The RNA shown here (c-di-GMP-I riboswitch aptamer) has 84 nucleotides and comes from Eubacteriaceae bacterium CHKCI004.
The organism belongs to Eubacteriaceae, within Bacteria.
The same sequence occurs in records of 2 taxa.
[in-house]
RNA sequence: AAAUUUCAAAGGCAAACCCGCCGAAAGACGGGGACGCAAAGCCACGGGUCUAAGGUCUUCUGACUAUGACAGCCGGUUGCCGCA
Numbered sequence: 001a002a003a004u005u006u007c008a009a010a011g012g013c014a015a016a017c018c019c020g021c022c023g024a025a026a027g028a029c030g031g032g033g034a035c036g037c038a039a040a041g042c043c044a045c046g047g048g049u050c051u052a053a054g055g056u057c058u059u060c061u062g063a064c065u066a067u068g069a070c071a072g073c074c075g076g077u078u079g080c081c082g083c084a
Stems, first nucleotide, its partner, number of pairs: 005084001007082001012037002017032004022027001035072001041077003046074002048070003054065004
């Protein structure tokens, strides 16, 4: 100096659900709230998943479709503290 493991202290984030608000929806944002998280920081131009307004087709009821979303699905990337 690097990697791995265990762990202290100080902190950090915040699922479901509820309220408000934006949105066609998925979902986002704010407040409350904590299931969990050592990257639950960041990346949607890797895979995957969700939605389908508009569009296309249609047996008129549906099918397909992302230019809309999800990083708390996998992946990529950056990175704080230091007792042992």